The prediction has a mean pLDDT of 81. The RNA shown here (Glycine riboswitch aptamer) has 98 nucleotides and comes from uncultured Rhizomicrobium sp. Taxonomically the source falls in Rhizomicrobium (Bacteria, Pseudomonadati, Alphaproteobacteria, Micropepsaceae). RNAcentral holds the sequence, with entries from MGnify.
[in-house]
RNA sequence: CUUCUGGAAAGCGGCGCGGGCGCGCCCACCGAAGGGGUAAUUCCGGCGUCCUUUUCUUGAAGGUGACGGGGGAAAUCUCUCAGGUCCCAUGACAGAGG
Numbered sequence: 001c002u003u004c005u006g007g008a009a010a011g012c013g014g015c016g017c018g019g020g021c022g023c024g025c026c027c028a029c030c031g032a033a034g035g036g037g038u039a040a041u042u043c044c045g046g047c048g049u050c051c052u053u054u055u056c057u058u059g060a061a062g063g064u065g066a067c068g069g070g071g072g073a074a075a076u077c078u079c080u081c082a083g084g085u086c087c088c089a090u091g092a093c094a095g096a097g098g
Base pairs, nucleotide, nucleotide: 001098002097003096004095005094006093011027013026014025015024016023028085029084030083034081035079036078037077041072042071043070044069047068048067049066050063051062052061053060054059
């Protein structure tokens, strides 16, 4: 990666047409496609502070994660963008096989 199997949650909502499906809008909900946020911790001298040396003081050269700041870092936590709320389908994850 692929095949088979198992696999939860939440409205049988209202309106738009005489009805069904579907679509749109509105309200209320769910978390387990996907996506966003988040820890311990780790990295950065390149920016400011800082340290050392030097100075013709409108400074210069060098240095360290010390502080500021910036980057990386998980989820079944969290958000609810997406998706979903009869059934079907989808489905994180798990088992077996290739």